[in-house]
Predicted 3D model of a 1525-nucleotide RNA (small-subunit ribosomal RNA) from an uncultured bacterium. RNAcentral holds the sequence, with entries from ENA and Greengenes. It matches the Rfam family "Bacterial small subunit ribosomal RNA". Its mean pLDDT, the model's own confidence on a scale to 100, is 83.
RNA sequence: AGAGUUUGAUCCUGGCUCAGGACGAACGCUGGCGGCAUGCCUAACACAUGCAAGUCGAACGGACCUUUCGGAGUAGCUUGCUACAAAGAAAGGUUAGUGGCGGACGGGUGAGUAACGCGUGGGUAACCUGCCCAAUAGCCAGGGAUAACUCCGGGAAACCGGAGCUAAUACCUGAUGAACUUUUUCUAACACAUGUUAGAGAAAGGAAAGAUGGCCUCUGAAUAUGCUAUCGCUAUUGGAUGGACCCGCGUCUGAUUAGCUAGUUGGUGAGGUAACGGCUCACCAAGGCGAUGAUCAGUAGCCGGCCUGAGAGGGUGGACGGCCACACUGGGACUGAGACACGGCCCAGACUCCUACGGGAGGCAGCAGUGGGGAAUCUUCCGCAAUGGGCGAAAGCCUGACGGAGCAAUGCCGCGUGAGUGAAGAAGGCCUUCGGGUUGUAAAGCUCUGUCCUUAGGGAAGAAUGUAUUGUAUGUGAAUAAUGUACAAUAGUGACGGUACCUAUGGAGGAAGCCCCGGCUAACUACGUGCCAGCAGCCGCGGUAAUACGUAGGGGGGCGAGCGUUGUCCGGAAUCACUGGGCGUAAAGCGCGCGUAGGCGGACUUUUAAGUCAGAUGUGAAAACUCUGGGCUCAACCUGGAGACUGCAUCUGAAACUGGAAGUCUUGAGUGUAGAAGAGGAGAGUGGAAUUCCUAGUGUAGCGGUGAAAUGCGUAGAUAUUAGGAGGAACACCAGUGGCGAAGGCGACUCUCUGGUCUAUAACUGACGCUGAGGUGCGAAAGCGUGGGGAGCAAACAGGAUUAGAUACCCUGGUAGUCCACGCCGUAAACGAUGGGUACUAGGUGUAGGGGGUUUAGAUACCUUCUGUGCCGCAGUUAACGCAUUAAGUACCCCGCCUGGGGAGUACGAUCGCAAGAUUGAAACUCAAAGGAAUUGACGGGGGCCCGCACAAGCAGCGGAGCAUGUGGUUUAAUUCGAAGCAACGCGAAGAACCUUACCAGGACUUGACAUCCUCUGAAGCUAUUAGAGAUAAUAGUGUCCCUUCGGGGCAGAGAGACAGGUGGUGCAUGGUUGUCGUCAGCUCGUGUCGUGAGAUGUUGGGUUAAGUCCCGCAACGAGCGCAACCCUUAUCCUUAGUUGCCAGCAGGUAAAGCUGGGCACUCUAGGGAGACUGCCGGUGAUAAACCGGAGGAAGGUGGGGAUGACGUCAAAUCAUCAUGCCCCUUAUGUCCUGGGCUACACACGUGCUACAAUGGCCUGAACAGAGGGAAGCUAAGGAGUGAUCUGGAGCAAAUCCCUAAAAACAGGUCUCAGUUCGGAUUGUAGGCUGCAACUCGCCUACAUGAAGUCGGAGUUGCUAGUAAUCGUGGAUCAGAAUGUCACGGUGAAUGCGUUCCCGGGCCUUGUACACACCGCCCGUCACACCACGAAAGUUUACAACACCCGAAGCCGGUGGGCUAACCGCAAGGAGGCAGCCGUCGAAGGUGGGGUAGAUGAUUGGGGUGAAGUCGUAACAAGGUAACC
Repeated sequence: AGAGUUUGAUCCUGGCUCAGGACGAACGCUGGCGGCAUGCCUAACACAUGCAAGUCGAACGGACCUUUCGGAGUAGCUUGCUACAAAGAAAGGUUAGUGGCGGACGGGUGAGUAACGCGUGGGUAACCUGCCCAAUAGCCAGGGAUAACUCCGGGAAACCGGAGCUAAUACCUGAUGAACUUUUUCUAACACAUGUUAGAGAAAGGAAAGAUGGCCUCUGAAUAUGCUAUCGCUAUUGGAUGGACCCGCGUCUGAUUAGCUAGUUGGUGAGGUAACGGCUCACCAAGGCGAUGAUCAGUAGCCGGCCUGAGAGGGUGGACGGCCACACUGGGACUGAGACACGGCCCAGACUCCUACGGGAGGCAGCAGUGGGGAAUCUUCCGCAAUGGGCGAAAGCCUGACGGAGCAAUGCCGCGUGAGUGAAGAAGGCCUUCGGGUUGUAAAGCUCUGUCCUUAGGGAAGAAUGUAUUGUAUGUGAAUAAUGUACAAUAGUGACGGUACCUAUGGAGGAAGCCCCGGCUAACUACGUGCCAGCAGCCGCGGUAAUACGUAGGGGGGCGAGCGUUGUCCGGAAUCACUGGGCGUAAAGCGCGCGUAGGCGGACUUUUAAGUCAGAUGUGAAAACUCUGGGCUCAACCUGGAGACUGCAUCUGAAACUGGAAGUCUUGAGUGUAGAAGAGGAGAGUGGAAUUCCUAGUGUAGCGGUGAAAUGCGUAGAUAUUAGGAGGAACACCAGUGGCGAAGGCGACUCUCUGGUCUAUAACUGACGCUGAGGUGCGAAAGCGUGGGGAGCAAACAGGAUUAGAUACCCUGGUAGUCCACGCCGUAAACGAUGGGUACUAGGUGUAGGGGGUUUAGAUACCUUCUGUGCCGCAGUUAACGCAUUAAGUACCCCGCCUGGGGAGUACGAUCGCAAGAUUGAAACUCAAAGGAAUUGACGGGGGCCCGCACAAGCAGCGGAGCAUGUGGUUUAAUUCGAAGCAACGCGAAGAACCUUACCAGGACUUGACAUCCUCUGAAGCUAUUAGAGAUAAUAGUGUCCCUUCGGGGCAGAGAGACAGGUGGUGCAUGGUUGUCGUCAGCUCGUGUCGUGAGAUGUUGGGUUAAGUCCCGCAACGAGCGCAACCCUUAUCCUUAGUUGCCAGCAGGUAAAGCUGGGCACUCUAGGGAGACUGCCGGUGAUAAACCGGAGGAAGGUGGGGAUGACGUCAAAUCAUCAUGCCCCUUAUGUCCUGGGCUACACACGUGCUACAAUGGCCUGAACAGAGGGAAGCUAAGGAGUGAUCUGGAGCAAAUCCCUAAAAACAGGUCUCAGUUCGGAUUGUAGGCUGCAACUCGCCUACAUGAAGUCGGAGUUGCUAGUAAUCGUGGAUCAGAAUGUCACGGUGAAUGCGUUCCCGGGCCUUGUACACACCGCCCGUCACACCACGAAAGUUUACAACACCCGAAGCCGGUGGGCUAACCGCAAGGAGGCAGCCGUCGAAGGUGGGGUAGAUGAUUGGGGUGAAGUCGUAACAAGGUAACC
């Protein structure tokens, strides 16, 4: 840093997808060790059990224990001894209760919260602060209770009640009061509005507690009521810490949430609070918030940070740290310095537990743990040794905070699973072209090492405070006491843990997997499977040769104690674009004005300092991050220092630019004056042409309409024509990419009213400007409402046509409407598909309206300038097309809009509308594209040019008949197989009775009918007989191999296995061969040039040709395959050579005859040459190429014919000619044999033959070819037969002999238009030939029989000259079997105006939504299946708010008739307090009507998707009626 994917290919737009990183993860496979981290993301679901907040006896009275003293008293008796022992006292210890401090910290969680909650920076002159520090001043005198305890009582329990006793650092009263508080008077200073500070005076007010140690100097007998030290206490000031409140800025989404608000906003007064404040209340006013987004709804703890990214950003808020909120749910206060309190209280609710049913208890979102939920998240561990916290004077106690260990590959980091050597390249595996290759130095083997591991031994740091004792210094003190502070020494303290680490020991021993291998993306083979099973992130793979599925003890690649998958986030994505995108045609400019807010704004001067810039200060916590040191062996990790934290605030300064203020200016803008053009707008009036209608005249049979018709009108007089009249609508010519208008739009003429524009001038104002969210106005056509009007036209509708249908196109009619007035609608492909404004940036040429100048007598012409409107074009720009001073160029300002296609401009909601509908405007789901421009093809019922028996003009046919032959179909045991539009169908087949033969039935064989190898043998064979359908088998007879270098070889047989064999499959795995377009004129390349590119150019253009044939021109210049020519044949001539050919002349000779001699002149044969090249002439053409005509010539413009077939197309044909990969069969899908079948027959089609007759049939006579073939052959003469044929055998391996008669034609005769003397099918009989065989199933002959058929519907084929037509002849195949086929000659036409049309083809051009290329693509309904969504009578759930009812706890207020220790009072009583009651507020609950959101709902609506459903053919070509809005 990019890549894949839209296309035949290209460029662009644009989406989808991938490669990277990360994670509190989960899942699959696998798993050696250690370090450091992390570990309920879901049910803020419910919780068993244990623990998580106590401590102080140096505050207090008790109780209890121990020790010492004490010894009343009791017992024993040796009566002075022993034992026990109460009260009491002291010391030490434990502690329920009272009391103090702490349970507001620490720990958890993220439900709620869109908020001053959080972050950041400020403010408090509007505040509080226990413990702590400093300072000042104090701690006096008294009093009454109460728990504990004792007794009694209630209760299951929890617990409670009564009576009595008692203490305090508990409680209360009084005194004092420097300071403090309140009120008030005055002064000074200061400030930021209320004010603050300091000082002076007066008045009022309220404090306190003791404990422990020591001492006897003072009082005192002692002790303490004294003194002293420490701690504690009280008041005040200040500090520190912590908190409270307020403010600026920042902090998610939705406008399909636009209005919200009554304590609401403000004031006055009061209350309340630590404190300001509608915080609360009374009264007064009517405000306050909101498009810079109020309110409402949804979602969410916020931040430091973390992940990603180049950054800007985007995402996130788990661990650690800061703040907030919460503690079963909701409400409430109490206590307190601090709470409205996680392990406190009260009430209500839900749930759980106990219960004796009366009543009670509880709150793991503390640490472990359990159930549940879930894809998913740990031990009911050890310790207070360290750090920290609470209490205490302290020892110490408590501490699931914390320190550690355990579990988990959850993550990061580190280490290991060995190292060296080792080629017989082992074995095995896999592949193989069978040669080998690969696994692979890999293994084994040999030599070593010892990290981790095993065992054993040693063994840390983390511990120093504090305390006690001693000592030193110092303070208080009367003090050598005691005590405080600082320092030193000694004593003792480790959960982790016998851990880290070190040493020794043993032995390569115990330690490698996971994913992937078509492209992206590193890495390939074999087998299996056969659109199946499956894969897939995207493109896509799989239908019998899968590097894409599955497998491999095959190979390779990647990472490695992990590897993959899934999920989520960022990235790539410049794909929301601030950095950093766009809007003519790809998505995207509002239809157009006016204008509000807002944004932006001309020149000069002065000033200010908000923006801006610079410096300084504060802050930006720590951790994290970066750099640099240090510590764990390294690293992760920990740690010191620095940087950074891009921010905010304050102060000081600068003044160019922006902003603010003041002043001035004229160029922007506007006004004035003088002119100009115009379908600009509104109203009123006027005009002529035309259509229609009415009246009248003339006039007669049609008119009208169409592709053709018909409906329609017309003899009741139409159409046509003449005259007059009525009425409505629109305004020909002028008329012009001319004019005007903001757009829509505006077109006869005149008048009235009226808007804007332009030019000239430079008198006036002095920035008055541009744009413009909302808003408002205008706004084609159609449509709607009311009232008119209605000629023509014309949705709907009717009829006629067309059509398979025709609810259309065409025709005849025809109503709304079109017109007018008023009012709605508010949309169009409302388009230049191009928002508005300003400035700048080459030109050329039209046109419209002005001005100026030159010229002219004038007209005119030219130059110049401003405004509008067109075309061409440079730079530039664009994906390209194109745009180009009228920008889509270069810049600035403002507005609108876009973000893949479909769903969908749809649904719901809202607003507007009479309605139609408009505006706003989604989602689910689905696809991997949809799209723009351009390119090459192909195609068009697009255009142009051209060719062809393509049409036309002709001739002869086919299609009808009969037969032959092929095919389909049907049938069959089998009717073997293939060929299928042209380009299958007399085709493979140049010839099926057996064979062929591949098919069927039956019978046989299994190394085989055929080939190679090995072993053995020497026979094999022949003859005959028997069985059999035959193959075959048996028997008898005969036979006992040949060559040799002596190794062996040939031939034949037997045997075993390798193998043979297959017309079995696949022509869509192939080679080869062939058909076809098409003998059409095309198809390409190199270099250059143009284009971002696909590609273009060349090859196009003007001519010409049969031709891309040639010429000219040209950014092309050349070249190749094709065309042509070269080849064969034919037509003319020459020459050479004459046998088997020929016979002119000479001779012989016959019945006749080149028969013979002879000859080679001619014909002919077959070798060689010549000839024809637009060469010559004329014309046309461009002086070209070429064409036309002519001459000469046997032949004239490629002379005729043949062979010859470019690049390619059709997955065209052929695996059954042959060859061949793979698959399949192997006593059979192979081989042999007999018989049958391929020859079937209701029928359909193709190709032919023969005919239908007189241009003929028949009979008779008598002519003229060419080309072939011949030995298992052709066969002559002669003979027999009506004939097929037989007999016969001469001649001939052929210019010699034979096939061999040519037939039409010609001459004569006959038939006379008939189903015939046409036609010959069919059938019968008798023969002939071939062959082993003629039944299925051959050919021929004779006689007899004598069918259909009288020229063929729609349609269709061939042919342009020696051609069609017609007539015979021959060959191949072949034993025999042609009407087929391939050749040969004889006779021998007609027509061609021409290219409009049909078919096919070539070139250029055009359109395209086609590229499998029109046999293309593609639209909609219907039917079926599935999916998501909307509507719907309703049903149901949740939430928020409102109104009313009820009203717990509790604070506050009120209250009197209850109760009452401290104070007052002699007493009565009072003050004060408690309980009760009442009231306001008030949670939960209840009722009600609405709201919002969700779920569900018979039925219903459209939408989407779905290999082969139905109906049509709408769109793409002029898509067959141009398309679209």